Transfer RNA from Candidatus Anaerotignum merdipullorum, 73 nucleotides, folded computationally. Rfam family: tRNA. On this family, see Hou, Trends Biochem Sci 1993: "The tertiary structure of tRNA and the development of the genetic code". Its mean pLDDT, the model's own confidence on a scale to 100, is 82. The RNAcentral record of the sequence draws on ENA.

RNA sequence: GCCGGAAUAACUCAGUUGGUAGAGUAACUGAUUCGUAAUCAGUAAGUCGCGUGUUCGAGUCACGUUUCCGGCU
Numbered sequence: 001g002c003c004g005g006a007a008u009a010a011c012u013c014a015g016u017u018g019g020u021a022g023a024g025u026a027a028c029u030g031a032u033u034c035g036u037a038a039u040c041a042g043u044a045a046g047u048c049g050c051g052u053g054u055u056c057g058a059g060u061c062a063c064g065u066u067u068c069c070g071g072c073u
Base pairs, nucleotide, nucleotide: 001072002071003070004069005068006067007066010025011024012023013022019056027043028042029041030040031039049065050064051063052062053061
C1' cells in the first nucleotide's frame, strides 16, 4: 500500500427484507430475612465510533473518515 471483519446501555452481545432500539450481567428501589447472600417484582441507563448523502422514514443502504483485529505484498 491492497483486501476482509468489528465498533449498539457500565460490561458481554442480539437487532430478520429499511418501519417504536432490545436481552443477560452489573447499578438503583421495593418485597422476602434477625441480618447478609440467594430469590422475586420494578426503575433508570443509548447523539447505534464520527461526518455527509439516499429515503416519507437509516442501527440497517451509499460515500468518506477514526480506532482495533486478521490476511496479502